[in-house]
RNA sequence: AGAGUUUGAUCCUGGCUCAGGAUAAAUGCUGGCGACGUGCUUUAUGCAUGCAAGUCGAAUGGCCUAACUUGUUAGGACCAUGGCGGACGGGUGAGUAAUACAUAGGAAUCUACCCUUUGGUGUGGAAUAACCCUCCGAAAGGAGGGGUAAUACCGCAUGAGGUCUACGGAUCAAAGAGCAUAACUGCUCGCCGGAGGAGGAGCCUAUGUCCUAUCAGCUUGUUGGUAAGGUAAAAGCUUACCAAGGCGAUGACGGGUAGGGGCGCUGAGAGGCGGUACCCCCACAAUAGCACUGGGACACGGGCUAUACACCUACGGGUGGCAGCAGCAGGGAAUAUUGCGCAAUGGGCGAAAGCCUGACGCAGCGACGUCGCGUGGAGGACGACGGCCUUAGGGUUGUAAACUUCUAAAUUUUGACAGCUAGUCAAAAGGAUUAAACACCGGCAAACUACGUGCCAGCAGCAGCGGUGAAACGUAGGGUGUUAGUAUUAUCCGGAUUUAUUGGGCGUAAAGAGUAUCGUAGGCGGUAAAGUAAGUAGUGAGUUAAAUCCUUCUGCUUAACGGAAGACCGGCUCAUUAGACUGCUUAACUAGAGAAUGCUAGGGGAUGCUGGAAUUCCUAAUGUAGGGGUGAAAUCCGUAGAUAUUAGGAAGAACGCCGAGGGCGAAGGCAGGCAUCUGGGGCACUUCUGACGCUGAUGAACGAAAGCUAGGGGAGCGAAAGGGAUUAGAGACCCCUGUAGUCCUAGCCGUAAACGAUCCUCGCUAGAUUCUGGUUUCGAUCGGAGUCGUAAGUUAACACGUUAAGCGAGGCGCCUGGGGAGUACGACCGCAAGGUUGAAACUCAAAGGAAUUGACGGGGACCCGCACAACCAGUGGAGCAUGUGGUUUAAUUCGAGACAAAGCGUUGGACCUUACCUGGGCUCGACAUGUUAGCUGCAAGUUCGCCGAAAAGCGGACCUCUUUCGAAGGUGCUAACAAAGUUGCUGCAUGGCUAUCGUCAGCUCGUACCGUGGGGUGUUCUCUUAAGUGAGAUAACGAGCGCAACCCUUGUCCUGUGUUGUAUAUCACAGGAGACUGCUCCCGAAUCUUCGGGGGAGGAAGGAGAGGACGACGUUAAGUCAGCACGGUGCUUAUGUCCAGGGCGACACACAUCCUACAAUCCCUAUAACAACGAGUUGCAAAGCCGCGAGGUGGAGCUAAUCUCUUAAAAAUAGGGUCAGUUCAGAUUGCAGGCUGAAAUUCGCCUGCAUGAAGUUGGAAUUGGUAGUAAUCGCAGAUCAGCAGACUGCGGUGAAUACGUUCUCGGGUCUUGUACACACCGCCCAUCAAGCGAAGAAAGCCGGUAGUACCCGAAUCUUGACUUUGUCGAGAGAAGGUAAGAUCGGUGAUCAGCACUAAGUUGUAACAAGGUA
Repeated sequence: AGAGUUUGAUCCUGGCUCAGGAUAAAUGCUGGCGACGUGCUUUAUGCAUGCAAGUCGAAUGGCCUAACUUGUUAGGACCAUGGCGGACGGGUGAGUAAUACAUAGGAAUCUACCCUUUGGUGUGGAAUAACCCUCCGAAAGGAGGGGUAAUACCGCAUGAGGUCUACGGAUCAAAGAGCAUAACUGCUCGCCGGAGGAGGAGCCUAUGUCCUAUCAGCUUGUUGGUAAGGUAAAAGCUUACCAAGGCGAUGACGGGUAGGGGCGCUGAGAGGCGGUACCCCCACAAUAGCACUGGGACACGGGCUAUACACCUACGGGUGGCAGCAGCAGGGAAUAUUGCGCAAUGGGCGAAAGCCUGACGCAGCGACGUCGCGUGGAGGACGACGGCCUUAGGGUUGUAAACUUCUAAAUUUUGACAGCUAGUCAAAAGGAUUAAACACCGGCAAACUACGUGCCAGCAGCAGCGGUGAAACGUAGGGUGUUAGUAUUAUCCGGAUUUAUUGGGCGUAAAGAGUAUCGUAGGCGGUAAAGUAAGUAGUGAGUUAAAUCCUUCUGCUUAACGGAAGACCGGCUCAUUAGACUGCUUAACUAGAGAAUGCUAGGGGAUGCUGGAAUUCCUAAUGUAGGGGUGAAAUCCGUAGAUAUUAGGAAGAACGCCGAGGGCGAAGGCAGGCAUCUGGGGCACUUCUGACGCUGAUGAACGAAAGCUAGGGGAGCGAAAGGGAUUAGAGACCCCUGUAGUCCUAGCCGUAAACGAUCCUCGCUAGAUUCUGGUUUCGAUCGGAGUCGUAAGUUAACACGUUAAGCGAGGCGCCUGGGGAGUACGACCGCAAGGUUGAAACUCAAAGGAAUUGACGGGGACCCGCACAACCAGUGGAGCAUGUGGUUUAAUUCGAGACAAAGCGUUGGACCUUACCUGGGCUCGACAUGUUAGCUGCAAGUUCGCCGAAAAGCGGACCUCUUUCGAAGGUGCUAACAAAGUUGCUGCAUGGCUAUCGUCAGCUCGUACCGUGGGGUGUUCUCUUAAGUGAGAUAACGAGCGCAACCCUUGUCCUGUGUUGUAUAUCACAGGAGACUGCUCCCGAAUCUUCGGGGGAGGAAGGAGAGGACGACGUUAAGUCAGCACGGUGCUUAUGUCCAGGGCGACACACAUCCUACAAUCCCUAUAACAACGAGUUGCAAAGCCGCGAGGUGGAGCUAAUCUCUUAAAAAUAGGGUCAGUUCAGAUUGCAGGCUGAAAUUCGCCUGCAUGAAGUUGGAAUUGGUAGUAAUCGCAGAUCAGCAGACUGCGGUGAAUACGUUCUCGGGUCUUGUACACACCGCCCAUCAAGCGAAGAAAGCCGGUAGUACCCGAAUCUUGACUUUGUCGAGAGAAGGUAAGAUCGGUGAUCAGCACUAAGUUGUAACAAGGUA
């Protein structure tokens, strides 16, 4: 000191969370020792038992014991009187927001014991307890009689002095005891009166002292006076009378909470939070009231009374008060021993010894805290074993251990010291044993691997992790941190400048009130004097207890802890000095402000009068079938005469042109004209007043539209309502009607995106322009008001910028995460609608602002493409072929699915292929390598037989390897192993390959510049191009991948070579030339350069000559694990492998792609021309012969420019057919054959004869093609035993059309909007349904709190009377009762809303012009 978290990324705003410190703590796991501290925060709940306040015999009467001198002495405890003390010490924090506390002062007081001082202490008297006797009672206790003492009580005397006083006077005391002495007497302790002190106590004043205004008015002894009473003392402290005051926005009164302070924690500080332990003060003692005694109490361990509770009881009545120390119960997350001692310190009493002391000193328990120590030190590599990981080599745990050596503490014993306890010292024994855990390891935040799990189990402080390779879950190994602790939870401060005094903001993020118009309190205030001294500043003094904090020194072995000394800030008070500044007083000034005079602009306001155009309606006329309305229509009006046109009349509302970025007003707002009344502003010259000013809480006034009340008015428009359309629906948008309303008068309402989303006033800091006033020498300049774009500057950016959002001053208002919510409750206002003020629970980790890059838009601009248009031929209808879906099946293997799947993988499924099904077999296996052991033969192999569907199995025969003859090599079999196999899964783990946008023109980089940044510029702009092709401009300059070119084929020429080709030519091969807008004319665009178009020449070819290969950065988790490879995973007598048969060929149907046709540009027959690419020895196969034909036979030739496939077909010529389901078309079926092949049934192809289906040009829709193209015709090849309507190629014949870019689709560039970024197949809203949560209202019900009125009225006090140790009466008086209210809380059927919850329903409101902004 910061960090994480909103976004695709960025900056900002803003909340949430974390890292630090602390605690009277608690909990989990763990736990060796000591020192010093500390320990019921909850029920001020209730308490068994013991102890916590007594003492004095030197005040007194008795009692007991002992001794004897028998009334004395000595001793003792106890009963009682008496004295002092029980008002201290100890506990607790309920109450108390001021009768408290803190600080600083004050006057009208008291004070036992103590200190100083002064004066006294003479003389009498009457009782009484104890004790004895009697009696009552269960007890507690009480009654009567007798009798006794005092330092107990009461007189008299005296009066220095005190008090009172009318100044004459009056009044007020006392107590003795002990010791010594023979005694006088002395001493000591006492006693009484007075004065002073110290300490203590009471009272008064000022200042400070929590939250709440959803508490705004409170008060009747209240405020003051007089008199009386009362107190120690001032005082309404109390009473009577008189007056009507007193307090309050600087917060009275009420409500809530709370003991206050010294101080403690935290913080850089200012502050914030707290008040445990220690100290001071206060309050309280079961709850409430009351007094007595006393110096002191309204009294914790005293009293009286009431109440509640508890106990005893003989039922009549009594007793008690742990918030003292222990302890018990209860409550609670939670807090200790019924210990020892008065040795120390302190206190009470006493002359003293001494007694008492749960104060206190010690000990016990608790890691509750702080501090200190220890659990060993040194050496020790073969880097042991084991664990974990591994690339299998090793790494790590790790000098760690083992092992060697050294040294202690704990512990035990003895002695000495020591009041207790604790301990210290010395000696001996003893001995590395008895002592390490907890949390964490994805980021923040130090520390990583393996296995398991598979959105499960779980983690989590925040964001988040987990869906098969999890460093985030669990375990293990390793590591990090702290250490007798550690982690969590809770709370406080910090970080948080996130309440901002120090130290924030308000145009758009939360935030300027609708106006700042008027104005109260308050705050602030011009120039120059004088006085004063309140603020302010200096100096000095007092005080702020001690402890604490800080500094230094010092004592416990150190530290914590303690002791001593010193010191600081700040507060309050007093004295004094200063006089600048602020304040106050006095007297001035004119620059602020205001007034007078003159001029001036204006839809400023109010009232009255008045004008024309238009609209609608009415009357009349002309006139005839439509009008109106819309995207298109319809409802509607019209033959009862509309619309249209003309004339006249009526009504209400609004004011065209001028008119504008213009004017006025505080804002809302203000517009035909004229008149009257009236407010404000501006300028100029002088004059006047003399700070009169600024702001402004509360308050007053004004305040669009809509709405409300009452009365008018009502043309047009027009919520609601009705109808017509649109639509899936249409409660809307569109249309036809139309009521309130809109208008006027009077009165309410008081809100708007009331916006410049920008409060008012004043000063300072470059301009331009418009309106308006003045001056003018006509250049300009001085004001006021509006607008624009900028300097400096500001801002998160956008932007603002003399009208600031800049730099400053004064004042007010407002904000503090989103939602809940501008809601609830309460209060005030309102006729109502509603407004103003204005929360909480709960919930989320965001919500938000500005800008960036993309993507998208039923946004815009420009451009391109067989994209549309134009033209040609098709598909979609029929039959058939092939593929797909679906269905079926034992199986119909699998994959491919918009474009970019569907004659696709498959370039050819009868077996094989084959992955599928059924059945039969095998298990080191159909296939590769290696190891071990064994066996057999030397081979391997070939062949035969049996069985079987085959595979397999069994048996036989033939053959018989090399050799150095040891055996070895090689090979085969059997058994076992490492392993083999897998078309099983995952294309969402992958490589490779491919498709697609797209042969579209784009995609980037370096340096530089701009920007806080994301990013931008470059790559944009203008022209051009097929092209980011090129040129120009330009904060860019260059470059790369793409484009183009280089490559191949083809078109022309040349050269060379040439058999198998060839008369030259041609042809084949090889090499070269050729084309570049190079030349010229015209036109267009221009911007200096230049670019484009058209024509021409030349040329085989002209503007990329034609075609191909070639596919940028990337997109689609696109396709493929079944072509191959490969991670992981599954199977291993099976998901592997072999075999036979079947299936992949099924068939109601749907889709896709072809073929063949429907015929005359045709069909059939005959005659008879012209190709090219290719292929061929497991092959192509000629001639010849046979067959109607498929084909057979045959075998020449050919390893190919030689031979063969190979007669191309369409075209041409001739003949026939005629417009029909035909001499069209050929499906389907029957018979007979051919070929291939072990095999043709499922399931091949071909031939002949026969059969002769649908179909007569095809709905919506849709495909290809711009030239050697479409269309049409055939040929070849690959695959292949055989099988081609498909595919890949080849050549023959050979068109039509393109005006053009409005529209459809796709693409490119620029720009714009965006709430999208998984990127529009996006986002997202509301109702309803379900679950859950909290809060609100509610008939009521229950409880608390504080009062009021009345009733009753204990103790006690005051007072009166009387028959006076008392009784009776009056008043006050706690608790209790009754009544009506106030306020707070709990609960409540139901009701209405809110929040939250992966995949519910209905729509599509918002975000793009979001499809009606």